Small-subunit ribosomal RNA from a Fidelibacterota bacterium, 1544 nucleotides, folded computationally. The organism belongs to Fidelibacterota, within Bacteria.
RNA sequence: ACAAUGGAGAGUUUGAUCCUGGCUCAGGACGAACGCUGGCGGCGUGCUUAACACAUGCAAGUCAAGGAGAACGAAUCCUUCGGGAUACUAUUAAACUGGCGAACGGGUGAGUAACACGUAGGCAACCUACCUCAGAGAUUGGGAUAACUUCGGGAAACCGGAGCUAAUACCGAAUAAUGCAGCGGAUCCUUCGGGAUAUGUUGUUAAAGUGGGCUUCGGCUCACACUUUGAGAUGGGCCUGCGUCCGAUUAGCUUGUUGGUAAGGUAACGGCUUACCAAGGCUGCGACGGGUACCGGGGCUGAGAGGCUGAUCCGGCACAUUGGGACUGAGACACUGCCCAGACCCCCACGGGGGGCUGCAGUAACGAAUAUUCCGCAAUGGGCGAAAGCCUGACGGAGCGACGCCGCGUGUGGGAUGAAGUCUUUCGGGAUGUAAACCACUGUCAGGGCUACGGAAGCAAUCCGCUAUAAUACCGCGGGGCGCUGACCUAUCCCAGAGGAAGCCACGGCUAACUUCGUGCCAGCAGCCGCGGUAAUACGAAGGUGGCGAGCGUUGUUCGGAAUCACUGGGCUUAAAGAGCACGUAGGCGGUUUGCCAAGCAUUUGGUGAAAUCCCUCAGCUCAACUGAGGAAUUGCCGAAUGAACUGGUAGACUUGAGCUGCACAGGGGCGACUGGAACUCUAGGUGGAGCGGUGAAAUGCGUAGAUAUCUAGAGGAACGCCAGUGGUGAAAACGGGUCGCUGGGUGCAUGCUGACGCUCAGGUGCGAAAGCGUGGGGAGCGAACGGGAUUAGAUACCCCGGUAGUCCACGCUGUAAACGAUGGGCACUAGGUUCGGGUAAGUUUGACCUUUUCCGGGCCGAAGCUAAAGUACUAAGUGCCCCGCCUGGGGAGUACGGUCGCAAGGCUAAAACUCAAAGGAAUUGACGGGGGCUCACACAAGCGGUGGAGCAUGUGGCUCAAUUCGAGGCAACGCGAAGAACCUUAUCCUGGGUUUGACAUGGUUGGAUGCCCUUGGUGAAAGCCAAGUAAGCUGCCUUCGGGUGAAACUUCCACAGGUGCUGCAUGGCUGUCGUCAGCUCGUGCUGUGAAGUGUUGGGUUAAGUCCCCUAACGAGCGAAACCCUUGUCUCUAGUUACCAGCGAGUAAUGUCGGGGACUCUAGAGAGACUGCCGGUGUUAAACCGGAGGAAGGUGGGGAUGACGUCAAGUCCUCAUGGCCUUUAUGCCCAGGGCUGCACACGUGCUACAAUGGUCGGUACAAACCGAAGCGAUACCGCGAGGUGGAGCAAAUCGGAAAAAACCGAUCUCAGUUCGGAUUGCAGGCUGCAAUUUGCCUGCAUGAAGUUGGAAUCGCUAGUAAUCGCAGAUCAGCAUGCUGCGGUGAAUAUGUUCCUGAGCCUUGUACACACCGCCCGUCAAGUCACGGAAGCCGGGAGUACCUGAAGUCCCGACAAUUCGGCCGGGCCGAUGGUAAGUUUGGUAACUGGGACUAAGUCGUAACAAGGUAGCCGUAGGGGAACCUGCGGCUGGAUCACCUCCUUU
Repeated sequence: ACAAUGGAGAGUUUGAUCCUGGCUCAGGACGAACGCUGGCGGCGUGCUUAACACAUGCAAGUCAAGGAGAACGAAUCCUUCGGGAUACUAUUAAACUGGCGAACGGGUGAGUAACACGUAGGCAACCUACCUCAGAGAUUGGGAUAACUUCGGGAAACCGGAGCUAAUACCGAAUAAUGCAGCGGAUCCUUCGGGAUAUGUUGUUAAAGUGGGCUUCGGCUCACACUUUGAGAUGGGCCUGCGUCCGAUUAGCUUGUUGGUAAGGUAACGGCUUACCAAGGCUGCGACGGGUACCGGGGCUGAGAGGCUGAUCCGGCACAUUGGGACUGAGACACUGCCCAGACCCCCACGGGGGGCUGCAGUAACGAAUAUUCCGCAAUGGGCGAAAGCCUGACGGAGCGACGCCGCGUGUGGGAUGAAGUCUUUCGGGAUGUAAACCACUGUCAGGGCUACGGAAGCAAUCCGCUAUAAUACCGCGGGGCGCUGACCUAUCCCAGAGGAAGCCACGGCUAACUUCGUGCCAGCAGCCGCGGUAAUACGAAGGUGGCGAGCGUUGUUCGGAAUCACUGGGCUUAAAGAGCACGUAGGCGGUUUGCCAAGCAUUUGGUGAAAUCCCUCAGCUCAACUGAGGAAUUGCCGAAUGAACUGGUAGACUUGAGCUGCACAGGGGCGACUGGAACUCUAGGUGGAGCGGUGAAAUGCGUAGAUAUCUAGAGGAACGCCAGUGGUGAAAACGGGUCGCUGGGUGCAUGCUGACGCUCAGGUGCGAAAGCGUGGGGAGCGAACGGGAUUAGAUACCCCGGUAGUCCACGCUGUAAACGAUGGGCACUAGGUUCGGGUAAGUUUGACCUUUUCCGGGCCGAAGCUAAAGUACUAAGUGCCCCGCCUGGGGAGUACGGUCGCAAGGCUAAAACUCAAAGGAAUUGACGGGGGCUCACACAAGCGGUGGAGCAUGUGGCUCAAUUCGAGGCAACGCGAAGAACCUUAUCCUGGGUUUGACAUGGUUGGAUGCCCUUGGUGAAAGCCAAGUAAGCUGCCUUCGGGUGAAACUUCCACAGGUGCUGCAUGGCUGUCGUCAGCUCGUGCUGUGAAGUGUUGGGUUAAGUCCCCUAACGAGCGAAACCCUUGUCUCUAGUUACCAGCGAGUAAUGUCGGGGACUCUAGAGAGACUGCCGGUGUUAAACCGGAGGAAGGUGGGGAUGACGUCAAGUCCUCAUGGCCUUUAUGCCCAGGGCUGCACACGUGCUACAAUGGUCGGUACAAACCGAAGCGAUACCGCGAGGUGGAGCAAAUCGGAAAAAACCGAUCUCAGUUCGGAUUGCAGGCUGCAAUUUGCCUGCAUGAAGUUGGAAUCGCUAGUAAUCGCAGAUCAGCAUGCUGCGGUGAAUAUGUUCCUGAGCCUUGUACACACCGCCCGUCAAGUCACGGAAGCCGGGAGUACCUGAAGUCCCGACAAUUCGGCCGGGCCGAUGGUAAGUUUGGUAACUGGGACUAAGUCGUAACAAGGUAGCCGUAGGGGAACCUGCGGCUGGAUCACCUCCUUU
C1' cells in the first nucleotide's frame, strides 16, 4: 500500500386461465471413459476395478581409527605334474565377531463409528538412542567364543562333534552421588489424593578404548568413543471436555459387567489381570445390535447458509498373504526380522526345504479405464563413517498418454470480371464471396547448419586473518582462491520458403444459427415438449449459417438452478397434509415486582487455530499456467476482566392468570329402578261371505279348512307422535314418553380466600356410531344371506311376496367411519348490523310487555385484512405468541415383509422394485344432461288427404354380366347430376379395327406452289389406307411485271399437345344444411391476478338482440326490418292487334265497319296503410285488445334477399388449379355391344279398387306460355293414330287450342262388375340413316292383381289442402318426372301436458375430437419387476463342548563357578471339529397380485338426477364391473315447505 462487491430464469398438465406440483434444460467441476479429429511448447497429473496372483532385476546398509584373519590374481623358484614355497597384490575383496542403523524413508486404505481423527486441555501417573549444556569419572582382574583347522550327517537348506584365538563382545572386584530404595524431621505449595525444595541415616548401582601432536619417556594435550548424574531439546505413551454417517421394520443392554480391598503386571494410571466383597453400570439427549465408512487441513459448488467429497500435496491413524505370538532394542509385537498354524505357489534324491511387489519398474487377471522391466546419485534429504567415501527405485530427471490447466502457431496487406465450380431461384437473379486466383510482404513454431561453446547449484586442496592453546599442531569462524563434479536442459546467429500444421458439434421451441433434395408412422431422431402416415427448417444428404477451437461432442458422477426438507427460507377448509375425542408423564413455553448471582448474552483482552491451499500486494520464469516473499483470513476452541437491560438461577413480595367459597339459573349430560298410552303382530271368540294383497302393469303369496274387513278379550316385543326449533346438553361418539334415586359439567351475580398453583403434551391411559365376534337371554316390526314372482338380450340387481343371522337386553371383545366445520389446543388484540337460547343491572310500567346495559352460548349478513380462487371475516381461513400432530409428484400402496394388538374378521406401524409426465385444486368459455324455467315452429294436438298392401313407371341397393361407365349415402343420397342413353350423347365400361407432333393450341424448322375444291377406282363394318384423274373455280402482300416474299393452307422434324386418369383429406369457385332461426361481434370505459365478464343480463313487449323502461356502461357494425319484383283498390296519361257504353252503318250471325276513349284490358306514372284516429289495459313507456273508416289493418298475400359460423358436408365428371401418374397410350378416330340385363329389397310417383262413380250425348267458363329446319287453320281421306294439302302468322292480329272438372239429360245398380286396366296376340301409324336388343302412338281382341291396405310414417292453417285440366324447357322422336298456369274449392286449431327441432336464462359435469364424449372391472395374449413357497445352496456374528500349536507367565525336578542351560507340568491360548439356534443372501416346482402394451371378449359400475344420487366404514353375496343390509357424510340434482338474512 492492498485486502469482505453480491442472488436472472425457461419448457411441459388446460379449449383457454390462475394456483399447487413433479419432470426436464441452460452454469460450474472431474484421477475420468467413449466417438471423430489432432501442429508445437511449459507446468501438473496417471489401476478409482481384484487389500486378486506374481516371473525377473533392483528398493538398507555401513564402519579397517574396535578385533582376529588373510582368498582370487599375476610374477619368480621347485615339482613326484597332483601341487608346493616366496615376495607383491595388501592400510585390499569376500566371509566372521563387534558397533550403529535396519521402528526412518517408500506403499496402500482392507479393517475401524473408535479418544481413530479434529479441537481445547491434563499427567502431582510416564519414557526418550543419537544431539546440546553442566558436574563427576574412566582403577584393577577373569574366563570364553565365532572366524579358522579337522572329522561327520544331508539331494539341498543347513546341522553336529573335537581343537585354536581376539576385542570398544562377555563377567567379576574397587570407587561413587544431588542417582535408586527404605526410615525420618523442616519449609513451601496443593485439586487435600499428594507434590516441590534443601537435609539426616542405612542399603545398593559404572566404565573401553582408538588415533594425532609434543615429550625431560614420568607424562602432558587434542579429537572421537565410553561411564554416571542433573537439565534441555526432540520424539512418543496415557487421560479428559466437546465435535464426528444411516435407519426404531434394532428397545432394552451388561457378569470383569459397575465399584471397593489386596496382590500381580507396566515406562506409567487403570478390571489391565487375579482372588475376595458389594450389586451395581448404560439407555428415548437413542444404550445394545445392524448397515456403511480411514479421519482432518482441504477440494468442488453455492450470494450465503448449506450440499457433496477426502485422488495428487501436508498432518494423524491403521495394515503388510490370513490368524496368533513373543524376542531383540531407547524405540516394534517389526512391509523386504524370528516362531507356530491355515490357504496358495515353487524346489526335491520324497527324507525334507523355500516363498510373500498394499517399495520402483514390469507380468497375468478383473475392467469403460490408468504409463518405462529408462538415466543418475550432479542437486535436496537420509544411514554409517573422524574423513575420503559407500549405500539410497527417497529423490532429481527423462520416456509414454490432448488426462487437465496455460501459452503460441496454422500467415499479413491489397485484390471485383463479384471468375470457375457448387447450391438455390419467382429464371430476372441471389448465395458461397475478398473468399480464391493474382500482386506485394513477413518469418513466430517445426526443419537444416556453423561458430562460440555458454550459463549453472554444490564440494573443496591450498593461502590469509581471527578464536582457542604452552604451541607455529588440531578444532571452530570469516575472506580470497587453483582445481573438480552434470543424470538433465539450453540461448544467440545463419539458411530456406507460405512453404509442414483444422477440426468437431449444432441449426422446431427452450437456444445463437435455413433452404433444397431423398424418404413416406418406413428408415430413423429425441434432454423435455415432441417430429416422421407424399410438399418434414425436427429423419438422411447437400449447400448455407451459428458456436467453440487443438480440440469438439457424448456418457457417468456431483453442486447449482430446487424456497422441490424451507436455520436463513415452505405448508396442512377444498390441491399432499389436524391424530375420532379427551386426561395426563417426561419435555418445551410461561403473569406483576424487589434484592443478589453471572450460566446464556454483550464488550475488552490473552492463548491457540501447523505448513500448503483460498484472498490481497510485491516479485521470478519473454506472458500465462507455475513459483517465491510479506500480509490478511482461518467465521472455531479455551482462559481472564467488566456489564446486568433481557432469558435463566436464587431469596422475598403481589393479584389481574388459575383455583376455591356463597346465592341463583337452564338443560334429550350420565347411570339405575319403576311405569304409561298409541300403533303393530299373534292367539281365542263373535259378525260376515269372496275376494284380499301387490304393481308402471302383473305374478308369486293369503283365502270357502272362512281370509281381507269389523267388534270383544288376552299375550308379546321394540320404538316414543304432537311439543320440536340453523333450539338445548355433552370432550367427542352421542343424548328425546313419564316418575324417583345417585351423579358429572356449565353460566350469571356477589364478596372473601389461596397466591402463578398455568398452557401444551412424545411415549402412556381412558372413552369411542354402525357393522362384526363370544356366552346367555329375547324376538313384535324391519331385514344382509336365501327361496319364489316379475322386468330384461341377460338381471346373480333396481320392483313385488316371503324370510334367517342381525337389530333389543346382560357381561366381555373389536377400535374403525365422509368419526366433517374435511378447519388441533390455549391466550391476547382487530368496524358494525341483526336474530335465537340462558342469566344480570337500570328505567318506565298494571304487567308476563317495552327500551337501554352487560356476560356466556347458537346462527346469518358484512368492513378492513387474508386467500390460487371459491370463500373466510370477534365461533377467522385476520394480526401475534406458546406447544403438539401431519405433508413433500401420480400409480405401485395404506399394499408386501417384519413387529405388535385381536377369538376371528382385521387394526396399528409401514417400504421397495417397476412405471408415467403428469396426477390435482379453484374458477372461465362452450358443449352436453333420460336437470329446471321461459318461448317458438304443421313439432304435437284438432282436422283433411296420402305413403306402407295391388299393377305399372322411375331411381337406388343387391345379384348377374365381356361390360352392365362414374358420382351422390340419416335428416341434408335414392323421378338426385340427367331440362329427355336406339347411333351420336358416352366417359377405354366391354369386344374388335386403326393411328402417333396427334381431333385441338403456340413457337421454331424442311419442302416447294406443292394447297383448297372437284371426279373416279380398289379394299374395308367403318374409321382409314392405297391409287388414278380433271385443269372448271379459289389462292395473301410487294413489284421496276422479270420477279421477290412465304402470310394462310399442306408437308418433315423438334419443343410440346392431350387425359371425364388419382387426390374434394392440398385448393379456388359454386352449392346443400342448421335456418329467414335471431342471432354474431367490435371500439372505448368499468370489474376480475387471469381466462374472461359487462354491454347482449333483468322487467315488459315483438315475427324479430323489434321496441320501451331499468342499468357501469356508452356507442357502433354484420344480420332482422325497410329499400326491389309481383299481386289486391283507386287516380292520371296513352289507346293497337285489345275493348264497345252512347251515336251511326251492315250481316243469317260475329266490334264486322265508321267511330268512341266511357268500361274491361294493356303498360307507364302516381295515390293508398302509418297502430295515423277513438276506447280500454299497461309504468304518463314500448306495446297489446276492441272499434271506426277503408279495396286492403296491424310485416295485407307471395317472391327475391341467407349474419358469425358448423358438418375435413358435396363437387378435381361444369369450370379453374397445386402435386402425382400416363405419352405407339390412361391420348385420338371408328364399328358393334353395354349404361334398359332380374330370385330379390327400399325410396319417389302414376293408375285404381268405384255410384260424391263409370259410360254415352249435349252445353259452358281460364290463365300463362310457345311458334320459321316452326306453329299450321278451313277442306278432303282413314274407325283411329295419322295422311293429303298449305290459308294465315316472326304473332294482344294467325296457329298450337279441345280447356277439364262443372252443368243438363240418358244408362249401369253393388258385382271382381259397363269398376280396374296390367299382360299378351294380331294389324297399323309417326319420327329417324336405323325402332331386334331398345321409342312413342292407334285399332281389334285378351281382361291379371286389386273390394281402401299391419307395424310404422308423410304433407298441409286459406284461395291453403284436396281435386281438375292447360302450357313450357329438354327434344328428330320419346314425360306418370320437372318447372310454370289457371278452374272448382274445404275442414280444424280447446291449446302447449307429451313426441321432434330450435332460441334465451339458469344448474350439474371426471366432456373440450366436446354424449357418436369420457370411462370401470373380470377374462384372453405378450413383456417386465416384485411378494409367498415344500425345499436346495452359501455368507456373517455369537453360544456351549472337544482338540489344544507357538509363546509369555507360574510351579517343580536335574545339573551347575558365573552368565545361564535343560527336562516335566499348569493357566491362558490361534486354527480345526461337533451341536443347537440366530441373522442375512441366492435359487426353486408352484402360486399371488401389480405395471405396461393403436384397433381381442363380456358387460356398462362412475362422470348429467349417468338413467336405482354418489361416497365412507362394516358384513354377506355375485363371471365382472358391482349388488344388498346397518349407521354416517354432502364433496347430491330437482320441487315444495319452514327458518334465517339482505334493502327501506